[in-house]
Model confidence (mean pLDDT): 83 of 100. Predicted 3D model of a 519-nucleotide part of an RNA (small-subunit ribosomal RNA, 5' domain) from an uncultured bacterium. It matches the Rfam family "Bacterial small subunit ribosomal RNA". The RNAcentral record of the full RNA draws on ENA, Greengenes and SILVA.

Context: one part of a larger RNA
């Protein structure tokens, strides 16, 4: 000088773009933030509907005995619906969002490798889909419990569930043979033998299912080499270090087991302590470099703490599960609920950080065939001068150098074209009429918003800091080493351009100074 996720003091007109719990990973009332598909399945409901039955019983008909049988209810039954949903079942709840405790370490960053590997959705390509059993929720009985919530018994579906049949080197094991490499080895051909698949749905348009190859795309593991500060931390380790066998993983390994051997690291700084999430970046600098890592993007880690598995392609799972603990709640005292470091918001801590808004209109995500649904992601409005950009608070003329105010050597000087007068203009703000893009055919939350036009009045709209020198700008009074000033040098003790008030003048300017920090 530059910078800020800033406060603080005084002031404060307008607009667009970002940007707002850095402290207390503290506790949370209340509302949302993850569903959805009926074109997978039974089932209950609701509306219309087809056929039978029964009850009432207008009309005609009548030998008064009865025939006929409209309308209207009931049962049951046959089918339909862009209905409805509780359940089974399928994907989805592993993404999206939030924080940054932890974590000095293959987290992160860079460049490799995997001949040690996994991939649901999604695309290509070959093959196929054949016959079959039993269960179970729902529901209906009956029972426990205050309540979460069960137990028995009886039924019933299915793209749930389980045999069975066929099948390829898809898998395991084995004969032969070829070909490569980078050590463990990989690949391609082939015989035998065991083994393991499937599901329909529908409005006939599709959509679905199995098995294998390959891509795609998303993860896992493994090295080089980088990565804070402390020797007032010098020695550290017993699955440790390496073999071997097995186990277990997608997969390699002491990952884990059992033997067997004594090794591994360390002044090139191990170990232990303190500190931190890494990076693209950002700041600052001429550059080297220094500082930082808020917001936006990658990547990790974690979801009250502390362990643990199930599902599943994928989680060791924020809003799934089980178990301890701490808390807060409910409770008939037996026993149960709960998890805002998601969006609002409240308490509480702080110098300090906001709406319990509105829309699914775009762009994305989940289902779904599809309408559609759901989405506090998103898009947008609110509140804040918190940053950064613009714009405005008038132009132009106007000397009687007006009044008033400071001062004054009383003659003047200064404020000063500044004011008022006179002529103009109308950005921004009001007011009025019009009015979007953003949206593919229809749909706009934003919003009657940006944006134009027309009246219309200088009217609504200027502070904050210095003025001894560093450093732009000076005089008068009051104070009298008091009061106070101050970054540094200092200044004030009776004429103080350094105090505190006024005129006057510098300087930025809707801001100005101050504090903190960083360069």
């Nucleotide at each position: 000088g530059g910078a800020u996720g800033a406060a603080c003091g005084c002031u404060g007109g307008c607009g667009g773009c970002g940007u707002g719990c850095u402290u207390a990973a503290c506790a949370c009332a209340u509302g949302c933030a993850a569903g959805u598909c009926g074109a997978a399945c039974g089932a209950a409901g609701c509306a219309c509907u087809u056929a039978a039955g029964a009850a009432u019983g207008a009309u005609u008909c009548u030998u008064c005995g009865g025939a006929u049988g409209a309308a209207u209810u009931c049962u049951u039954u046959u089918g339909u619906g862009a209905c409805u949903u509780a359940g089974u079942g399928g994907c989805g709840g592993a993404c999206g969002g939030g924080u940054g405790a932890g974590u000095a370490a293959c987290g992160c960053g860079u460049g490799g490798g995997u001949a040690a590997c996994c991939u649901g959705c999604c695309u290509c390509a070959c093959a196929c889909a054949g016959g079959g059993g039993g269960a179970u929720a729902a529901c209906a009985g009956u029972u426990g419990g205050a309540a979460a919530c069960g137990a028995c018994c009886g039924c019933u579906a299915a793209u749930a569930c389980c045999g069975c049949a066929u099948a390829a080197c898809c898998c395991g094991c084995u004969a032969g043979g070829g070909c490569c490499g980078c050590a463990u080895g990989g690949c391609c051909c082939g015989g035998a033998c065991g083994g393991a698949a499937a599901a329909g749905a529908u409005u006939u348009a599709u959509c679905g299912g199995u098995g294998u190859g390959a891509g795609a795309u998303g993860g896992a593991c493994c090295c080089g080499c980088g990565u804070u500060g402390g020797a007032u931390u010098a020695g550290c380790u017993a699955g440790u270090u390496g073999g071997c066998a097995g186990g277990g993983u997608a997969a390699c390994g002491g990952c884990c087991u059992a033997c067997c051997a004594a090794g591994g690291c360390g002044a090139c700084g191990a170990u232990c302590c303190a500190u931190a999430g890494c990076c693209g970046g950002c700041c600052u600098g001429a550059g080297a470099g220094g500082g930082u890592g808020a917001a936006c993007g990658g990547c990790c880690a974690c979801a009250u703490u502390g362990g643990g598995a199930c599902u599943g392609a994928g989680a060791c799972a924020c809003g799934g599960c089980c178990c301890a603990a701490a808390c807060u709640c409910c409770u008939a005292c037996g026993g149960g609920a709960g998890g805002c470091a998601g969006c609002a918001g409240u308490g509480g801590g702080g110098a300090a950080u906001a709406u319990u808004g509105c829309a699914c209109a775009a762009u994305g995500g989940g289902g779904g065939a599809a309408a559609c649904c759901c989405u506090g992601a998103u898009g947008c409005a609110g509140c804040g001068a918190c940053g950064c950009c613009g714009c405005g608070u008038g132009a132009g003329u106007g000397a009687a150098g007006a009044a008033g105010u400071a001062u004054u050597u009383c003659g003047g000087u200064a404020u000063g074209u500044a004011a008022a007068g006179c002529u103009c203009u109308a950005u921004c703000a009001g007011c009025a009429g019009g009015g979007a893009a953003g949206a593919a055919a229809a749909u706009g939350a934003c919003g009657g918003u940006a944006c134009c036009u027309g009246a219309c009045u200088a009217a609504g709209a200027a502070g904050c800091c210095c003025c001894g020198g560093c450093u732009a700008a000076c005089u008068a009074c009051g104070u009298g080493c008091c009061a106070g000033c101050a970054g540094c040098c200092g200044c004030g003790g009776u004429a103080a351009u350094a105090c505190g008030u006024a005129g006057g003048g510098g300087g930025c300017a809707a801001g100005c100074g101050u504090u903190a920090u960083c360069c």